[in-house]
This record gives sequence, C1' cells and structure tokens, in this order.
RNA sequence: CCAGAUGGCCGGAUGGCCGCUGUUCCGCAUCAGCGGGGCAGAGGAAAGUCCGGGCUCCGCGGAAACACGGUGCCGGGUAACGCCCGGCGGGAGCGAUCCCAGGGAAAGUGCCACAGAAAAUAUACCGCCCGACGGCUUCGGCCCAAAGGCAAGGGUGAAAGGGUGCGGUAAGAGCGCACCGCGUCGCUGGCAACAGGGACGGCAGGGUAAACCCCACCGGGAGCAAAACCAAAUAGGGACGGCGCGCAAUUUAUUGCAGACCCUGUUUCCGGGUCGCUGUCCGGGUCGGUUGCUUGAGGCGUCUGGUAACAGACGUCCCAGAUGAAUGGUCAUCGCCUGCGAAAGCAGAGCACAGAACCCGGCUUACAGGCCAUCUGGCGUU
Repeated sequence: CCAGAUGGCCGGAUGGCCGCUGUUCCGCAUCAGCGGGGCAGAGGAAAGUCCGGGCUCCGCGGAAACACGGUGCCGGGUAACGCCCGGCGGGAGCGAUCCCAGGGAAAGUGCCACAGAAAAUAUACCGCCCGACGGCUUCGGCCCAAAGGCAAGGGUGAAAGGGUGCGGUAAGAGCGCACCGCGUCGCUGGCAACAGGGACGGCAGGGUAAACCCCACCGGGAGCAAAACCAAAUAGGGACGGCGCGCAAUUUAUUGCAGACCCUGUUUCCGGGUCGCUGUCCGGGUCGGUUGCUUGAGGCGUCUGGUAACAGACGUCCCAGAUGAAUGGUCAUCGCCUGCGAAAGCAGAGCACAGAACCCGGCUUACAGGCCAUCUGGCGUU
C1' cells in the first nucleotide's frame, strides 16, 4: 500500500429572524387572563410489537395430575429472558474469524418423491466364478448353457446395510489381520459439556423429531384505550314538597269506571303500557378535566474484583412529556454529494434510515456518508 475480519463511535455545523410545547421568574389585573425575560425540547434505531420484566386491573384456599404453549450442549451473568459472556462439539475459510432449532432415531408409530433389482424382515439389473447335459476339436481346449455360489466391480439415487489396505478365495465376503469408525466396560484430566488413552466385541443400530411422539425444565388472564379521582348542559332515576286533576264510591288518597296518548302504512276488535305543571336535594354515566406521566433494575466519571458478560464503592448530573397530539419554517456562511473544468471555480438537486406516546432490559429489521482501535492474508522498501 492492497484485500479482508471483529468491536466501538458519529450520523450535518454555526448564527439571525418568525413561530410551537413544557417549566420558572418579573410586571399589570379582584378573577379569568395579558405582556416580557430565562431554561429545556426525538432516535440509534423513537420502527416491527417478536421475547423478558416493572406497574395497573381481573381471577385464584393448598398440592398433585392432565391438557395446551414454550424452551432444549455445559458453566456463568442478570430483576428476568428464547438475551449476553466464556467454553465444548459439528461445519466453512490459507487465516483473522464466521455459522449451527446443538436432548432422544437402541420405547413406539409414520414418511423417504423420481430413478433404481432393492429405500429397511434387505436384495440381484449389468456383472464375476464354478459348471451338469449337448456340440466341435489339431485332444491343449473351445462353444452353448441348466442347476448353484458371490456381492468385489459397474449402474441408479440426496442416501445402498461400516471405510481403506493387505492376506485369503474358483470368484468373493469381517472370512482373517492392521488402522480408522461404531458399541460395551474401566482409567486419567476437567465443576461440567467433553477430551485423551486402555481392554473387550467382527459390526448389531440408514435418514427424518421446525413429523407424531418420549424425556427434562418453565408458564394464571388482559393491558396506560390498564386504572383512580373531579365533574357541565340535556334526558332519564330516587327522596321530600307545592299547585292541579272528568264521574262515582268511600278506607280523603286510594279503588273502580270513563278519557287522552303510545305499542311505527291505515281502520276495527282484543290485549299491554303511561298519565298534568313545578321547586329543592341526592346518586350514576356521557362531553370535558386531573392523576397515572416520567427519579429510573437511570446517565457520566474514577477506583476495585472478574478472561468476559457483569458486580461493588465513591463522586457528580436531572436529561422531552405532547394528547385533533409541540419539537417547525426561512435566510446567510461552511461541510458533504453529483456534473463541468487543467486549476481556481461555477451550476444543481439536496443532506441516509427514519418521528417519542406508561416505563425499562433485549432481539430483529432499515440506514447516504464518515471516524477510531485491534487482528488476518498478500505485495513492496529498509
């Protein structure tokens, strides 16, 4: 210098003018309010709403079992987690490093397309070997080939019932042996996952559990539109009153009859329901308002412990709280990008992804451009 890997950080800057939200101070105003000044005002993801919690309400006597859902190597961290850190095993890469839904296929069931003889009680398409009978013969053998033996080679497939090599054999075969793999049982190291090594066994047990299933562990439900409080007009409810009320009866405030209205096209009949005006008070809900609401598993710095995640001690800071929902607009200068140009410079559209809504810890996804640290491979110079 080139190409990469990992981790962390920034993500337009400054100023003027005009606005918005919150808070505080001052002045005026009886109050409502008005005017002025100060301070603060989006993110690394505020996003997806996928996990884990706080908080609120509802449910719940305890325990166990079942169902359903989730998690799944080991150790640690954490309030907790499916997150993080450190290891182990497998895979990829020359390497830094990266990826893994990583318990059980020897409890049982299911499935394995196409191709292929055969896809799990193994099997035989091509092939290899031996070779009866028959034929030919130069008598060495050759041809045809039944029955039989084999699974080494070829072929199919994602996968073919251990692999490689030597021996062995008519040809072959764990048939025998060595190494590797596998299984069982000890040993050593490690907290453990696991690693190393030994003896025995000739090999049984293909794959698939983000198929059912088995094992172990975990799990009440809904969510700030949770929830609590204050509370208008109108309508309706209740309590106590005042005035009024066709006829009859009396228990003088009730009953009966009549009447009016309603029961949704109209009429009749039957049936059902309601009964005028007004005052005071009470309680519930709606509009609206307040709380919840931002001081919190909080940020920053130093030291200590730990490989690390993280924890502890001390110091310091307060850092958005809107609710038909503020955080904006414009101008100037600079920076960045693109084009033109030898350069100075000029022109242009702009400035990535995106926008809090109860709050935290994570994960995932989007992101123009840039910076820093450590490491790997290669080239060059000394």
A computed fold for a 382-nucleotide RNA from an Alphaproteobacteria bacterium, annotated as Bacterial RNase P class A.
Taxonomically the source falls in Alphaproteobacteria (Bacteria, Pseudomonadati, Pseudomonadota).
It matches the Rfam family "Bacterial RNase P class A". The family's RNA type in Rfam is ribozyme.